[in-house]
Molecule: Fluoride riboswitch aptamer (crcB RNA motif)
Organism: Pseudomonadota bacterium
RNA sequence: AUGGUCCAUGGGGAUGGAGUCCCCCAAAACCGCUCCUUCGGAGAGCUGAUGACUCCUGCACGCGU
Numbered sequence: 001a002u003g004g005u006c007c008a009u010g011g012g013g014a015u016g017g018a019g020u021c022c023c024c025c026a027a028a029a030c031c032g033c034u035c036c037u038u039c040g041g042a043g044a045g046c047u048g049a050u051g052a053c054u055c056c057u058g059c060a061c062g063c064g065u
Stems, first nucleotide, its partner, number of pairs: 009026005016056006032046004037041001
């Protein structure tokens, strides 16, 4: 100096917050999908506040008071 493993810590899992669990990363993990396209990129369209569960907040639709 490089590689591997373990422990601790930290970070991440397409839009906010909290709890629990799971997964991933060590400068990486992560940065949704479809159509068109001159493949440079622009344009159009769609789902979802979760990685999963629960709750809160926000948004949308319907019904009742």